[in-house]
RNA sequence: AUGACGAUUGUGGGAGAGCGCAAAGCACCAUGCCGCCGAAGGAGCAAGUUUCAAAAAUACCCAUGAAACAAAUCUCUCAGGCAUACAGGACCACAAUUGGACG
Numbered sequence: 001a002u003g004a005c006g007a008u009u010g011u012g013g014g015a016g017a018g019c020g021c022a023a024a025g026c027a028c029c030a031u032g033c034c035g036c037c038g039a040a041g042g043a044g045c046a047a048g049u050u051u052c053a054a055a056a057a058u059a060c061c062c063a064u065g066a067a068a069c070a071a072a073u074c075u076c077u078c079a080g081g082c083a084u085a086c087a088g089g090a091c092c093a094c095a096a097u098u099g100g101a102c103g
Stems, first nucleotide, its partner, number of pairs: 005099009018034001020033003035082003041078001042076003048069006
């Protein structure tokens, strides 16, 4: 010196769902009640892989039962969110810094 892939930061894009009702007072925030959303986070699961048991049996394999591992933009809605604005936002792109498989 190549740079798969990853981490952090910055910039840009980025959906969904009640301007619900009550009480003080137009809005916002917070409280209580009801109704909703899924794309921070979190949780759950398939195929499959592995192991054990029983059966068989020289042993393995196939089939059976149990356990562990096992994905998501799927599911749940704990958390979060539900007018505009602010903030957040999976994911995508670019840049910088950094780690680094392979060669």
Predicted 3D model of a 103-nucleotide RNA (Glycine riboswitch aptamer) from Domibacillus epiphyticus. The sequence was found by an Rfam model in a public genome assembly.